[in-house]
RNA sequence: GGGUGUGCGAGUGAGGAUCGCCGGUAGCACGACCUUGGUCGCCAAGCUACCGGAGGAAAGUCCGAGCUCCACAGGGCAGGGUGCCGGGUAACGCCCGGGCGCCGUCUGGUGGCGGCGACGGAAAGCGCAACAGAGAGCAGACCGCCGAUGGCCUCCGCGAGGAGGCUCAGGCAAGGGUGAAACGGUGCGGUAAGAGCGCACCGGGCGUCCGGUAACGGAUGUCGCACGGCAAGCCCCACCCGGAGCAAGGCCAAAUAGGGGACGAGGGGUGGCCCGCCCCGUCCGAGUCCCGGGUAGGUCGCUAGAGGCCGGCGGCGACGCCGGUCCCAGAGAAAUGGUCCUCCCCCGCUUCGGCGGGGACAGAACUCGGCUUAUUCCGCGCGCUCGAUG
Numbered sequence: 001g002g003g004u005g006u007g008c009g010a011g012u013g014a015g016g017a018u019c020g021c022c023g024g025u026a027g028c029a030c031g032a033c034c035u036u037g038g039u040c041g042c043c044a045a046g047c048u049a050c051c052g053g054a055g056g057a058a059a060g061u062c063c064g065a066g067c068u069c070c071a072c073a074g075g076g077c078a079g080g081g082u083g084c085c086g087g088g089u090a091a092c093g094c095c096c097g098g099g100c101g102c103c104g105u106c107u108g109g110u111g112g113c114g115g116c117g118a119c120g121g122a123a124a125g126c127g128c129a130a131c132a133g134a135g136a137g138c139a140g141a142c143c144g145c146c147g148a149u150g151g152c153c154u155c156c157g158c159g160a161g162g163a164g165g166c167u168c169a170g171g172c173a174a175g176g177g178u179g180a181a182a183c184g185g186u187g188c189g190g191u192a193a194g195a196g197c198g199c200a201c202c203g204g205g206c207g208u209c210c211g212g213u214a215a216c217g218g219a220u221g222u223c224g225c226a227c228g229g230c231a232a233g234c235c236c237c238a239c240c241c242g243g244a245g246c247a248a249g250g251c252c253a254a255a256u257a258g259g260g261g262a263c264g265a266g267g268g269g270u271g272g273c274c275c276g277c278c279c280c281g282u283c284c285g286a287g288u289c290c291c292g293g294g295u296a297g298g299u300c301g302c303u304a305g306a307g308g309c310c311g312g313c314g315g316c317g318a319c320g321c322c323g324g325u326c327c328c329a330g331a332g333a334a335a336u337g338g339u340c341c342u343c344c345c346c347c348g349c350u351u352c353g354g355c356g357g358g359g360a361c362a363g364a365a366c367u368c369g370g371c372u373u374a375u376u377c378c379g380c381g382c383g384c385u386c387g388a389u390g
Stems, first nucleotide, its partner, number of pairs: 001386009011375001013343007021053008030041005055361001059372002062370005067245004079241005084098005099119001100117007120236002125234002127230002142176002144172003149169002151166006184202006203225001204223008249300004259291005267284006307326008344359006
């Protein structure tokens, strides 16, 4: 110097021309009224001008909230979630700071730098540990070591006894071996061989003191070591938790078909002992008017908000407080685009004038705070690798 991995930061760069698209405001136009140039309205469509018009993730819909409706005395059980400590926050499984542990790298080391962490409890109880292995939880002896003690044999010795052998009884767990894991580690002493058996250091339990809000750390005393692992198996402890979601929900409200009420032409059924007629009561009833619910549709919710930017102050920081300033898409199956010119960044070719290609991932739909995932180029931290030179 190149390539690459990982963790972060920032994210189609600047200017111009032209043709469109969506939303808003104003004017014209338009409609109504009258005192004829004023007032009011303006749903849709038309013209002109101006203003605004995607993102760091708008995505996945994984957490936490606002908002809305429904449900709800209180307590418990069941169920779900979170889990080192302190802080931040509206809240969180998020963020910040710290502690502890692990990994990489540099270093003789203390430690530095970078990254990661489902990181409460295993001395409440239950449960689990395949395969391998002798033995897997108050374990165990395959290879091995020893054979002090007891036994047997041989030899020496007058004898008491001694030496050697066998490895039978037996002792051991150092070394080997199995395993993810083998009942503290290293060393010295000790011993027949060994063993916390004894000692030193390290680790660990318990106590005291000191530092720290705490997690935790340090010092010291004491105990030869008890309390192996898994809670991402049940469980225990502490804390938190109603449900559904803008197709939430509120308001206005057609046509058609139902519902209720009033009037009710015309006749029909029926009752008033039978028949006819009249009258009265009652039921059906075209039609007219009124009321009510829901649907289509319209409208609100809807974007001024835990808001952006700048400055000051407090804090290591996340963040908080104060002041100033700005208004920055809002819709409905859905606009935010196309072309051209100049510059910018990268790659290739080059006759050094230029020419050609590339600039990712993606795209709002009630709104915020996070997380996760995607991502060209550039910048930074750490690592791996290649080449050249010394």

The RNA shown here (Bacterial RNase P class A) has 390 nucleotides and comes from a Gemmatimonadota bacterium. The model forms 90% of the base pairs in the Rfam consensus. The prediction has a mean pLDDT of 76.